[in-house]
């Protein structure tokens, strides 16, 4: 230089174009003499930009980051 893959919450993870799932952690409440465990609820996310589409995490292009192959 060329080609390929990946990027989702603080962390890990699911999602065949139809308003993003679960777990840990965090917060509040219940329970307990207290803590822990347990239970209920809550907040928090699609790397950035653009396009196609009625509708994009998903399809296309560019950029960024990480990784791999080749010479």
């Nucleotide at each position: 230089g060329u080609c390929c893959u990946u990027u989702u919450a603080a962390u890990c993870u699911a999602a065949u174009g139809g308003u993003a799932u679960g777990a840990u952690a965090c917060c509040a409440c219940c329970u307990u003499u207290u803590c822990a465990c347990g239970g209920u609820g809550g907040a928090g996310g699609u790397a950035g930009g653009g396009g196609u589409u009625c509708a994009a995490u998903u399809c296309c292009c560019c950029u960024a980051a990480a990784g791999g192959a080749u010479a």

Record summary
Predicted 3D model of a 71-nucleotide RNA (transfer RNA) from Candidatus Vidania fulgoroideorum. Its Rfam family is "tRNA". It is annotated as a transfer RNA. The coordinates come from a structure-prediction model, not an experiment, and the mean pLDDT is 83. The sequence is in RNAcentral, with records from ENA.